[in-house]
Context: one part of a larger RNA
Molecule: large-subunit ribosomal RNA, domain II
Organism: Candidatus Woesebacteria bacterium
RNA sequence: GCCGGCGAGUUACUCAACACAGCAAGGUUAACCGAUAUGUUCCGGGAAGCCGAAGGGAAACCAAGUCUUAACAGGGCGCGUAGUUGUGUUGUGUAGACCCGAAACCAGGUGAGCUAACCAUGAGCAGGUUGAAUCCCGCCGAAAGGCGGGAGGAGGACCGCACCGUUGAAUGUCGCAAAAUUCUCGGAUGACUUGUGGUUAGAGGUAAUAUGCCUAACGAACCUGGAGAUAGCUGGUUCUCCUCGAAACAUGUUUUGGCAUGGCCUCGUAUUUACGGUAUGGGGGGUAGAGUUACUGAAUGAACUUCACGAGUAAAAUCGUGACUUUCAACCAAACUCCGAAUACCCAUAUCAAUUGUGCGGGAGUCAGUACCCGGGGGCUAAGCUCCGGGGGCGAAAGGGAAACAUCCCAGACCCACAAAUAAGGUCUCUAAAUAUACAUUAAGUGGUAAAAGACGUGUCAUUUCUCAGACACCUAGGAGGUCGGCUCAGAAGCAGCCAUCCUUGAAAGAAAGCGUAACAGCUCACUAGCCGAGAGAUACACGACUGAAGAUGUAACGAGGCUAAAUGUAUUACCGAAUUUUGGGACCCCACGACGCCGAAGGGCUUUGCGGGGUGGUAGAGGAGCGUUCUUGUGGCUUUGAAGGUGAACCGGAAGGUUUGCUGGAGCAGCAAGAAGUGAGAAUGCCGGC
Numbered sequence: 001g002c003c004g005g006c007g008a009g010u011u012a013c014u015c016a017a018c019a020c021a022g023c024a025a026g027g028u029u030a031a032c033c034g035a036u037a038u039g040u041u042c043c044g045g046g047a048a049g050c051c052g053a054a055g056g057g058a059a060a061c062c063a064a065g066u067c068u069u070a071a072c073a074g075g076g077c078g079c080g081u082a083g084u085u086g087u088g089u090u091g092u093g094u095a096g097a098c099c100c101g102a103a104a105c106c107a108g109g110u111g112a113g114c115u116a117a118c119c120a121u122g123a124g125c126a127g128g129u130u131g132a133a134u135c136c137c138g139c140c141g142a143a144a145g146g147c148g149g150g151a152g153g154a155g156g157a158c159c160g161c162a163c164c165g166u167u168g169a170a171u172g173u174c175g176c177a178a179a180a181u182u183c184u185c186g187g188a189u190g191a192c193u194u195g196u197g198g199u200u201a202g203a204g205g206u207a208a209u210a211u212g213c214c215u216a217a218c219g220a221a222c223c224u225g226g227a228g229a230u231a232g233c234u235g236g237u238u239c240u241c242c243u244c245g246a247a248a249c250a251u252g253u254u255u256u257g258g259c260a261u262g263g264c265c266u267c268g269u270a271u272u273u274a275c276g277g278u279a280u281g282g283g284g285g286g287u288a289g290a291g292u293u294a295c296u297g298a299a300u301g302a303a304c305u306u307c308a309c310g311a312g313u314a315a316a317a318u319c320g321u322g323a324c325u326u327u328c329a330a331c332c333a334a335a336c337u338c339c340g341a342a343u344a345c346c347c348a349u350a351u352c353a354a355u356u357g358u359g360c361g362g363g364a365g366u367c368a369g370u371a372c373c374c375g376g377g378g379g380c381u382a383a384g385c386u387c388c389g390g391g392g393g394c395g396a397a398a399g400g401g402a403a404a405c406a407u408c409c410c411a412g413a414c415c416c417a418c419a420a421a422u423a424a425g426g427u428c429u430c431u432a433a434a435u436a437u438a439c440a441u442u443a444a445g446u447g448g449u450a451a452a453a454g455a456c457g458u459g460u461c462a463u464u465u466c467u468c469a470g471a472c473a474c475c476u477a478g479g480a481g482g483u484c485g486g487c488u489c490a491g492a493a494g495c496a497g498c499c500a501u502c503c504u505u506g507a508a509a510g511a512a513a514g515c516g517u518a519a520c521a522g523c524u525c526a527c528u529a530g531c532c533g534a535g536a537g538a539u540a541c542a543c544g545a546c547u548g549a550a551g552a553u554g555u556a557a558c559g560a561g562g563c564u565a566a567a568u569g570u571a572u573u574a575c576c577g578a579a580u581u582u583u584g585g586g587a588c589c590c591c592a593c594g595a596c597g598c599c600g601a602a603g604g605g606c607u608u609u610g611c612g613g614g615g616u617g618g619u620a621g622a623g624g625a626g627c628g629u630u631c632u633u634g635u636g637g638c639u640u641u642g643a644a645g646g647u648g649a650a651c652c653g654g655a656a657g658g659u660u661u662g663c664u665g666g667a668g669c670a671g672c673a674a675g676a677a678g679u680g681a682g683a684a685u686g687c688c689g690g691c
Stems, first nucleotide, its partner, number of pairs: 001691006011095003015091009026051003032045003035041001055062002065077004098236002101233001105226006116200009125190001127159003130155001134151007163187003168183004202218001204214003211220001239626006249262005263366002265363007274356001276352008289339001290337002296333002300329004306323006369394002372391007399410003414586004419582003425576003428561003434573001436572006447563001453547002456544005462539005475530004480504003485499003510525001513524003587616005593610003597606003627680001629677007637669002645664008
C1' cells in the first nucleotide's frame, strides 16, 4: 500500500412539544403483598403519593373573584371547564452522553543489578628515565660556610604496556553495535583504577552544577489506580428516494476561530390575501445638483472714496504701500444653505397574480465570507488593500461563451430522444456556421499591451482665413528721417534699467521681436515693392507611424495556423450556437374541480380515479416515505429428489434492493403480520489479521 473483519447519537431518569391509544371532572398507581412459576408471566390486591377540577395576595385572609387604595374610582392577575395515564418520535437537563486523541494533576506502590555520591573489605599498576631531603668521604676556610665525589630514592615528576579514558578523522547510519570499528590521541603511584557486600528514592536522592544522573527519551523516574480527568481544539461519524432550503448580520459576552437572544431556513397550527407588482391620489425629507447680497467659514483681481505713512514739489499735482467705503468681475465647502430633484420610504384606492403575509408552537443551522458594478470613508481618487451602504452573483449552480479561468457575459440541469427555434458569442482551417452583401477607413501585421512629451502620414459633401486688385514659400531690393526720444548712467546710440511710444517722408519700415558692441558699428525680423503664377494657412473629426518601451527554459502581449481581410467603422440578410425554449414520451410533488365507494344526523371527512393548472439545481439544515441486517413472538410453509453460504447468468423494481436458475456446498432456511436492536463503512497519520 491493497484486501478482509471490527469501528462512532446509546441507556436511565427528568421536563417540553407532537402523534397514537385508554379513561374522563376526573386520571393514575409506587414500593410491597397474594397467586402462578422458573423465560418469569399475566391476574388479583395495594390511593400512600402526583397531576387536574379556583383564583388573588408577601401574609393574615377573602373567593369567581382578589390585590392595590381613603375609595363603590382606575389598574394588575384571574373567572365563559379538559384533563390525566401510557407507548412512540423529536429536543432540553443530569449522568463519560456520538467516537478516538492530550500535555498534565493527585494517591498508593516498585526501583541505586545502569548511573551519582558515600561506607566496609579486598585486588591491580611491564619496562625505562630523572635523581629532592638526608647521610658519608675529600679539598678550601679562623669560622660561618663553599666546592667536589659517593651513598640515598622523594615526586597529584618524565617516557611508555596492562588498565582507565575518548582528542581529531574516516567508516558505519534498515549498522557488527538503539553509540560500534580503524587510525590517532589523554592519564598511567594517583583528587588513580577495580571486584564484592552495603547506604541514600521522586514534594525525593545524588551531583569537583552539565539541569547532569537516578535501568536505552528525567526542568522532576517507573507501575497501578482516581479515570471514560478535562479538551470553547483537530480528525472521523456507515443504506435509499422525495419536498423545502439558509447564514457568514445586529446586540451582549474575561468576548472576538466559543456562546446566548434577535434576524434569515424548516415542520405543525390558526387566520384566509392581510404580502408583492403596476396605476392613481396624498405625505414628510434636505441627498445629487445648484447657489454664495440668504447665513457661517474660506477666498483672487480691478476701480472708486477717505485716511495714515513714504517718495516727490516752493506749495500742489503725481506716485508707492497699507487700511477703509462703495462698485464690478472671478471662485470654494462632509461637519455652509435663499433653493432643490430623480429614486427610495409611508398611507389610501383600484387592479393583477402566485405553495404570499402575519400570530402561536416544535426543530435547526449560521456569528472567518468572497470577487464584480454603483454611492462613499480610510489609503497615494495605490493594492487580488481596508471599512460601510445599494445590487445581482459565487458560496450552495451544473450547461454555453470568455483558448485554459469559483466571482465576468448568456442561462437556472426531474428523466429519455440520432427532432426544432434561439441567447451570449460566433460563421478561412484546427472548429459547428456567409472566404456573405453594400459603402468607407487602415498599410501600421495597426488589429494582436502602456503615459506625459516630441518633425509627422492619410481621409472628410466639416468649419474658417488669405488669394489673378497676384496669396503662401524661395529669390532681388528696401527696412528710412526728426533721433544718440527723455531720464538714468563712466557710457546707455531701437535692444542694462525707468518713463513715454509721437511726428515726417513714403510702396513700406516698431522710438523696435532676436543675435551682437565697453559704447558705437554690424547681421536678421516685423513691414513694403519687385520676380513668380494658383493655390496657401489654421481648426475640427477619423484611422495610422516612430521614439519613449528592460527579465529571467523557447517564438510566448491574436489559443495556433495563417490573414491586407480572415483588421476597423456603418448598415443589411442568412446561418451556427446551451442541460434555455419548443416538440414526443415518462416519473414524482402541490393546488383546484368532477365522479364512484365508505363514514357521519348535517355542515363535512377519507380512499381511489379522471381532467386541468403550477412545480421538481442545491451545501449547513428542517420535514416525509421506504430498502436491507440480527434476534424474538405468531402464522402457514420449504429442505439430502439438496438448506444456508460461495461463484456465474438471466430477469424485475424509481432507489436502497428483489426473484429465478447453472455449478459448488452438505444441514438447516426464508415468506407474511408484528416487536426489539451490539442495524448498513471509504476515509478517523483509525484497530486487528493476511499478502